[in-house]
RNA sequence: GGAAGCAUAGUUCAGCUGGGAUGAGCGUUCGCCUCACACGCGAGAGGUCAUGGGUUCGAGCCCCAUUGCUUCCA
Repeated sequence: GGAAGCAUAGUUCAGCUGGGAUGAGCGUUCGCCUCACACGCGAGAGGUCAUGGGUUCGAGCCCCAUUGCUUCCA
């Protein structure tokens, strides 16, 4: 220098063919249980879907650019 992949909750990740963030495990808060803790059970909080633009009636999803990370080629 060229190419590909990835970016969604604190964390690891799903999210189907473009139409509801009712997302999942772990974590966290509160309650129940217990003499107490752990385990278990119930409930809750927590999201600029990397950033900006475009397409569309409608975008986490499609297109473009940018940023970061990883990998490959030279």